[in-house]
RNA sequence: CGAGCGGCUCAGGCGAUCGCCGGGCAGCGCGUCCCUCGGGAGGCGUUGCCGGGAGGAAAGUCCGGGCUCCGCAGGGCAGGAUGCCGGGUAACGCCCGGUGAGGGUGACCUCGAGGAAAGUGCAACAGAAAACAAACCGCCGAGCUCCCUCCCUCGGGAGGUGCGCUCGGUAAGGGUGAAACGGUGGGGUAAGAGCCCACCGCGCCGGCGGUAACGCAGGCGGCUAGGCAAACCCCAUCCGGAGCAAGGCCAAGAAGGAAGCGCCCGAGAGCUGCCCGCUCGAUGCUUCCGGGUAGGCUGCUCGAGCCAGCCGGCGACGGCUGGCCUAGAGGAAUGAUCGCCAGGGUGCUCGGGGUGACCGGAGCACCUCCACAGAACCCGGCUUACGAGCCACUCGGUCC
Numbered sequence: 001c002g003a004g005c006g007g008c009u010c011a012g013g014c015g016a017u018c019g020c021c022g023g024g025c026a027g028c029g030c031g032u033c034c035c036u037c038g039g040g041a042g043g044c045g046u047u048g049c050c051g052g053g054a055g056g057a058a059a060g061u062c063c064g065g066g067c068u069c070c071g072c073a074g075g076g077c078a079g080g081a082u083g084c085c086g087g088g089u090a091a092c093g094c095c096c097g098g099u100g101a102g103g104g105u106g107a108c109c110u111c112g113a114g115g116a117a118a119g120u121g122c123a124a125c126a127g128a129a130a131a132c133a134a135a136c137c138g139c140c141g142a143g144c145u146c147c148c149u150c151c152c153u154c155g156g157g158a159g160g161u162g163c164g165c166u167c168g169g170u171a172a173g174g175g176u177g178a179a180a181c182g183g184u185g186g187g188g189u190a191a192g193a194g195c196c197c198a199c200c201g202c203g204c205c206g207g208c209g210g211u212a213a214c215g216c217a218g219g220c221g222g223c224u225a226g227g228c229a230a231a232c233c234c235c236a237u238c239c240g241g242a243g244c245a246a247g248g249c250c251a252a253g254a255a256g257g258a259a260g261c262g263c264c265c266g267a268g269a270g271c272u273g274c275c276c277g278c279u280c281g282a283u284g285c286u287u288c289c290g291g292g293u294a295g296g297c298u299g300c301u302c303g304a305g306c307c308a309g310c311c312g313g314c315g316a317c318g319g320c321u322g323g324c325c326u327a328g329a330g331g332a333a334u335g336a337u338c339g340c341c342a343g344g345g346u347g348c349u350c351g352g353g354g355u356g357a358c359c360g361g362a363g364c365a366c367c368u369c370c371a372c373a374g375a376a377c378c379c380g381g382c383u384u385a386c387g388a389g390c391c392a393c394u395c396g397g398u399c400c
Stems, first nucleotide, its partner, number of pairs: 001396004006391005012341007020053002023050008032041003055372001059383002062381005067243004074276004079239005084098005099113001100111004114234002119232002121228002136174002138170007146162001147160005182200006201223001202221004207216003247298004256289006268280003305324008343368008352359002
């Protein structure tokens, strides 16, 4: 200097003018209610002053909660989620640390991480064979026919190589495949094979370390324990449901009709589904057709809140002390203009430092809500989109 990897910060600042939303205080005007007649409460309009006004993701709606309702509420099945160990948290499928496995030269990153001797199922094609097997090519041995050589008493005998056939041995070599019943090396064998040996792997045993997952070294060993469970399944743990369009209040308005069941001997209702249990339950309940309203207020922002310091902890995080109040719109508000400054980008010029590779500065001109993008009950996460800067580390190059 370049490339990479892991974290952190910001997402313009100040001032002025006009404009928008909301809050607080005060004045003025209007009018309502209560009352012990002194007052009190609160509403509408307007004027002035003071403060506040989108995000790190507000996005996705994927998880977990707070809150609201289902009169209260239990059990089982179904269903769903998580899945190594230990912690954090209100909780989680999140976060932190660790173990194991995989990827990368490395800094680091990722994980679908319980169970395959409980059962069922799947692996096309290729291949001999896809789970307790198996021989396509090949290797070895024996026998037979043919061929060649030699001998001979012409009947045969001996030897050799090659091809073919039959039988037996083999799974080391080659082939197929994503995957072929441990791997590498050596010995041994007719040729081979854990057949034997060494190391690795695997199984069992106990020892040491660790809270644990697990690791380390050792001993014995028949060299027996394919893959997929993000296939069904088994095991462990957890889980009511619906959701601010939840819900509450006020005002206004209308139009009911039919059918079925029933009236305490129980119709029906109880909110993912089913069952049990329990509760409520009467001129009532269910279903269908039809009509009216969809207006206003509230819920609506002080929180598992934020900031700083100290302490504890590897860390996530927790504790203590002090300080702060930072949007609540309701078809949806924060916009426009000007000036200065900061940071950044592009171009030009000048000049400085250094042995060098290289580094830094000044001036001028232009651009600069430059990227992704806007709350809607609130919070903790995850995922996705994206501009600028800083810190640490790894690798490579160059210079001394």
The RNA shown here (Bacterial RNase P class A) has 400 nucleotides and comes from a Myxococcales bacterium. The source organism's lineage runs through Bacteria, Pseudomonadati, Myxococcota, Myxococcia and Myxococcales. Of the family's consensus pairs, 98% are formed in the model.